[in-house]
RNA sequence: GGGCGGUUGGCGCAAUUGGUUAGCGCGCUUGAUUUACAUUCAAGAGGUUACAGGUUCAAGUCCUGUACCGCCCA
Numbered sequence: 001g002g003g004c005g006g007u008u009g010g011c012g013c014a015a016u017u018g019g020u021u022a023g024c025g026c027g028c029u030u031g032a033u034u035u036a037c038a039u040u041c042a043a044g045a046g047g048u049u050a051c052a053g054g055u056u057c058a059a060g061u062c063c064u065g066u067a068c069c070g071c072c073c074a
């Protein structure tokens, strides 16, 4: 330098071939239960979907460029 894949709450991942509130598990906070802790139950907070543009009535999803990570080739 070329090709492919990935980037979504603190962490690990989904999102049904573009569609109406972006969810799940763990973690975190509060409350109940306990002498206390753990477990369990209930409620809650936390996301500019890597960044910037474009297409569209509508984009996490499609297109372009950039950044970072991984694999392969030279």
Base pairs, nucleotide, nucleotide: 001073002072003071004070005069006068007067010026011025012024013023019057028044029043030042031041032040050066051065052064053063054062
Predicted 3D model of a 74-nucleotide RNA (transfer RNA) from Candidatus Undivivens industriae. The prediction has a mean pLDDT of 81. It matches the Rfam family "tRNA". The family's RNA type in Rfam is transfer RNA. NCBI's taxonomy places the organism under Bacteria, Pseudomonadati, Candidatus Omnitrophota, Candidatus Undivivens.